[in-house]
RNA sequence: GCGCCGGUGGUCUAAUGGUUAUGAUGCUAGCUUCCCAAGCUGGCGAUCCGGGUUCAAUUCCCGGCCGGCGCA
Numbered sequence: 001g002c003g004c005c006g007g008u009g010g011u012c013u014a015a016u017g018g019u020u021a022u023g024a025u026g027c028u029a030g031c032u033u034c035c036c037a038a039g040c041u042g043g044c045g046a047u048c049c050g051g052g053u054u055c056a057a058u059u060c061c062c063g064g065c066c067g068g069c070g071c072a
Stems, first nucleotide, its partner, number of pairs: 001071007010025003018055001026044006048064005
């Protein structure tokens, strides 16, 4: 340099065009307990960036950035 795959809360992950973006973990408040842990309930927190298509984009298209793999 070329090709392929990927990028979603602090971390991991689901969502193949349409209701408020899912779950776990984390943090936090409460319940429970003599205390801790575990458990239960509530809250906090995310779509890599720019553009395009569409009534509507996490999703489809183009470019860029970053990461992985392969080729040279």
Molecule: transfer RNA
Organism: Candidatus Pacearchaeota archaeon CG10_big_fil_rev_8_21_14_0_10_34_76